[in-house]
The part of an RNA shown here (large-subunit ribosomal RNA, domain V) has 579 nucleotides and comes from a marine sediment metagenome.
The prediction has a mean pLDDT of 81.

Context: one part of a larger RNA
RNA sequence: CCAGUGGAACAAGAAGACCCCGUGGAGCUUUACUGCAGUCAGUUGUUGGGACAUGGUUGCUUUUGCAGAGCGUAUGUAGGAGCCGAUGAGUGUGCAUCUCCGGGUGCGCAGGAGGCGUCAUUGGAACACUACACAUUUGUGACUAUUUCCCUUACCAAGACCUUAGCUGUCUGGGACAUCGGCUGAUGGGCAGUUCGGCUGGGGCGGCACCCCCUUGAAAAGGAAUCGAGGGGGCCCAAAGUCUAGCUCAGGAGGGACAGAAACCCUUCGUAGAGUGUAAAGGCAAAAGCUAGAUUGAUCGGAUAUCUAACAAUAGGAUUUCCGAAGGUGAAAGCCAGGCUUAACGAGCUAUCAGGUCCUUAUUUAUGAGGGUUGGUAGUGUCAGAAAAGUUACCCCGGGGAUAACAGGCUUGUCGCGGGCGAGAGUUCGCAUCGACCUCGCGGUUCGGUACCUCGAUGUCGACUCUUCCUAUCCUGGCCUUGCAUAAGGGGCCAAGGGUGAGGCUGCUCGCCUAUUAAAAGGGAUCGUGAGUUGGGUUUAGACCGUCGCGAGACAGGUCGGAUUUUAUUUACUGGGAG
Numbered sequence: 001c002c003a004g005u006g007g008a009a010c011a012a013g014a015a016g017a018c019c020c021c022g023u024g025g026a027g028c029u030u031u032a033c034u035g036c037a038g039u040c041a042g043u044u045g046u047u048g049g050g051a052c053a054u055g056g057u058u059g060c061u062u063u064u065g066c067a068g069a070g071c072g073u074a075u076g077u078a079g080g081a082g083c084c085g086a087u088g089a090g091u092g093u094g095c096a097u098c099u100c101c102g103g104g105u106g107c108g109c110a111g112g113a114g115g116c117g118u119c120a121u122u123g124g125a126a127c128a129c130u131a132c133a134c135a136u137u138u139g140u141g142a143c144u145a146u147u148u149c150c151c152u153u154a155c156c157a158a159g160a161c162c163u164u165a166g167c168u169g170u171c172u173g174g175g176a177c178a179u180c181g182g183c184u185g186a187u188g189g190g191c192a193g194u195u196c197g198g199c200u201g202g203g204g205c206g207g208c209a210c211c212c213c214c215u216u217g218a219a220a221a222g223g224a225a226u227c228g229a230g231g232g233g234g235c236c237c238a239a240a241g242u243c244u245a246g247c248u249c250a251g252g253a254g255g256g257a258c259a260g261a262a263a264c265c266c267u268u269c270g271u272a273g274a275g276u277g278u279a280a281a282g283g284c285a286a287a288a289g290c291u292a293g294a295u296u297g298a299u300c301g302g303a304u305a306u307c308u309a310a311c312a313a314u315a316g317g318a319u320u321u322c323c324g325a326a327g328g329u330g331a332a333a334g335c336c337a338g339g340c341u342u343a344a345c346g347a348g349c350u351a352u353c354a355g356g357u358c359c360u361u362a363u364u365u366a367u368g369a370g371g372g373u374u375g376g377u378a379g380u381g382u383c384a385g386a387a388a389a390g391u392u393a394c395c396c397c398g399g400g401g402a403u404a405a406c407a408g409g410c411u412u413g414u415c416g417c418g419g420g421c422g423a424g425a426g427u428u429c430g431c432a433u434c435g436a437c438c439u440c441g442c443g444g445u446u447c448g449g450u451a452c453c454u455c456g457a458u459g460u461c462g463a464c465u466c467u468u469c470c471u472a473u474c475c476u477g478g479c480c481u482u483g484c485a486u487a488a489g490g491g492g493c494c495a496a497g498g499g500u501g502a503g504g505c506u507g508c509u510c511g512c513c514u515a516u517u518a519a520a521a522g523g524g525a526u527c528g529u530g531a532g533u534u535g536g537g538u539u540u541a542g543a544c545c546g547u548c549g550c551g552a553g554a555c556a557g558g559u560c561g562g563a564u565u566u567u568a569u570u571u572a573c574u575g576g577g578a579g
Base pairs, nucleotide, nucleotide: 001576002575003574004573005572007571008570009569011566012565019400020399021398022397024396025395026392027391028390029389032194033193034192035191036190038187039186040185041184042183043182044181045180048151049150050149051148053146054145055144056143057142058141059140060139064135065134072127075133076132077131078130079129082116083115084114091110092109093108094107095106096105097104098103155174156173157172159171160170161169162166197210198208199207206227211233212232213231214230215229216228234383235277236339237338241295242294243293244292245291246290247289249273251269252268253267254266255265256264275284276283278344280342281341282340299325300324301323302322303321305319306318307317308316327336328335329334350378351377352376353375354374356373358372359371360370361369407454408452409450410449411448413447415443416442417441418440419439420438424434425433461536462534463533464532466528467525468524469523470522471521474499475498476497477494478493479492480491481490482489502514503513504512505511542560543559544558545557546555547554548553
């Protein structure tokens, strides 16, 4: 230099499609959120006339109004000393009606002159007569609502006719319904918009380490993390608050009728071994515990200096000091602005409530109404507080080796192999052989842990092909030992030169099985090897079954199907050639 091969250039190709992230997107679903068509119902307009019935309101008329007492059927109030009567009083009688069964009212007939009230009695109220009002009843009218029915002129007809085919003429059928419009309500993935928390030894599932409190971690100032360890709070209490006074607890011992291990009483010892509303820690004995008395300081207004919280800091919580008001308790000094202390909580907007010689509503005054100021209530526990469900293997974009799956690295719990000690088994006898418990290592072939390189890509199981290496040696070789007579074995030492094969099942590695064999050893090389092959499995899009899900869909569940790119630049190797 030529021709080849395809070991390497984590070769080229494509800002990884798996995974995670983004307050990125889209498709689909639904009992996600919020809406909109559509549908249904009510009401009203278009929309008129009449009848029966049943309700409501109201006018006129008519009737009635009885506790007991009282002559007797007293609705209430006011006026009231008169009123009614030949236009027929009392009385008798017939009919109708109401009834509290006593009687009341109306009409007819007979009859012919009086009857009622005031007074008296009874009673809460005193009657005739007049006016008004209440309740109740009959008849009648008006308005209105509902049901049913009728009419025709609004309105409707895809029907019929033509004698003028009419910006709807005439019949016929329907008819104030329907249609159409307004308002209100219900329904409404049919359609649309949007969302589908966070932390996290990847994400999901789980959990809450998302707001607080105590102990420990925290190595005696303070502070201090992890899905560190052990536990609590989201209240309760009108006394379990405040003041004052008195008392002492748990437990033990001794004694005492019923009475016993435990009831109640006495004596004695008793630094807290009790109690404290609730966790834990700290605290507390003439008390902070227990009992009693009186009370409401768990009150109203203002300021000051701090802590929680190095510095900055909302709400909440806690504290110091002072002033003012009105108090509680105690003899008083004093103490008291909740609870022995440390947990027990919530912004703005909105709604609502409360209070006042308060501020304000645009020219003045008054009233109403509104707004403001101050405080309370309604809640955001994802607790400095959006109004919010799923699914995607049909998927997309931007990123990440900040973060998973393969491989590598580290580690070596697990795994494999070995050592120490020697309980015991081995008739006896630890060590021929096996060897518990405990313990020390090696390896880097398992399963893990981790998240260090790689997500602008290091192609993933198995098979085929081909090469090399390791020894912890299966066979073959040489030795030692034996609980080795021989033969056949068991255990060990040296040794990696060579060998370690063929079938059946399964995608299989593995494994099971079969017949051989000297033997059918174990491993590494990115679980060697896809710019060498294959593509059976896994792991896209299609489809079926089971199970789960309302559903879209999902499933280390099963099943059929499913694209394997590259003309070799360098390097490496093989063969050939030239100098």

The full RNA is in RNAcentral, with records from SILVA.